[in-house]
This is a predicted structure of a 142-nucleotide RNA (FMN riboswitch aptamer (RFN element)) from Psychrobacillus soli.

RNA sequence: GUAUUCCUUCGGGGUCGGGUGAAAUUCCCAAUCGACGGUGAUGAAGAAAUUCUAAGCCCGUGAGCCUUACUUUAUUUAAAGAUGGGCAGGAUUUGGUGCAACUCCAAAGCCGACAGUAUAGUCUGGAUGGGAGAAGGAUGUA
Numbered sequence: 001g002u003a004u005u006c007c008u009u010c011g012g013g014g015u016c017g018g019g020u021g022a023a024a025u026u027c028c029c030a031a032u033c034g035a036c037g038g039u040g041a042u043g044a045a046g047a048a049a050u051u052c053u054a055a056g057c058c059c060g061u062g063a064g065c066c067u068u069a070c071u072u073u074a075u076u077u078a079a080a081g082a083u084g085g086g087c088a089g090g091a092u093u094u095g096g097u098g099c100a101a102c103u104c105c106a107a108a109g110c111c112g113a114c115a116g117u118a119u120a121g122u123c124u125g126g127a128u129g130g131g132a133g134a135a136g137g138a139u140g141u142a
Base pairs, nucleotide, nucleotide: 005138006137007136008135009134010133015030017029018028019027031122032121033112034111035061036060037059038058043052044051045050056110057109064087065086066085067084070081071080072079073078092108093107094106095105096104114125115124116123
C1' cells in the first nucleotide's frame, strides 16, 4: 500500500418582518436553506514532489411507492430480514477573463418527495425510522 469478511460510531439546513382574510409560518410582498460521491482553470501550505480545499440547478446516489431470487418463523394466509429490478419526483443563463469555464469573477434567474391543513423547500406527521455515504477498529493476504 492492498484483497476479504465482520463490528462500532457518525450521517440535513431553513419564514425576520409586513399585507389580505373568518381562517394562511401554506396566498401576496419580503426573508431564508442547500445531504452524499465524482469532476474541477479556485484558494491555502510547501523549495519541490505533493497535500488540504472548491458545483443546490455538470455526471451520478439517497428518502416515497410497486415488485422480487433467497433466508428465518408460521399448519396456511402471512410476518420479519435480505438481494435485485421498475415507477414517481428538480432546477442556469448572460457578460468578463482565458488556449480552454454549465465549476472562477460579476449580474440576473430558477428548483425543492409524500400525507395533513386556506394552496407549504422552511410548520406538523410517517421518522426514537430509513439512508447515499464517512470515520475508526478487528480479521487477514502480498
The prediction has a mean pLDDT of 78.